């Protein structure tokens, strides 16, 4: 070089082309404790980046840009 797979919360995963993008774990806050730990309830928080195709894109496509692979 090229070709192939990947890039959604802080982390690890979901989301037939369609309903307000959802869980866990973590992290704040309250309940609970003599004070932590557990448990509970509640809260924050995310679709790499610009473009196209659709009535609609996280999903398809097309470039970059980042991670893994093969192959030379």
């Nucleotide at each position: 070089g090229u070709c192939c797979c990947u890039g959604u919360a802080g982390u690890u995963c979901a989301a037939c082309g369609g309903a307000u993008a959802g869980a866990a774990c973590a992290c704040g806050a309250g309940a609970u404790u003599g004070c932590g730990g557990a448990u509970c309830u509640c809260g924050c928080g995310a679709u790499g980046c610009a473009g196209g195709u659709u009535c609609g894109a996280u999903u398809c496509c097309u470039g970059c840009c980042g991670g893994g692979g093969g192959c030379a």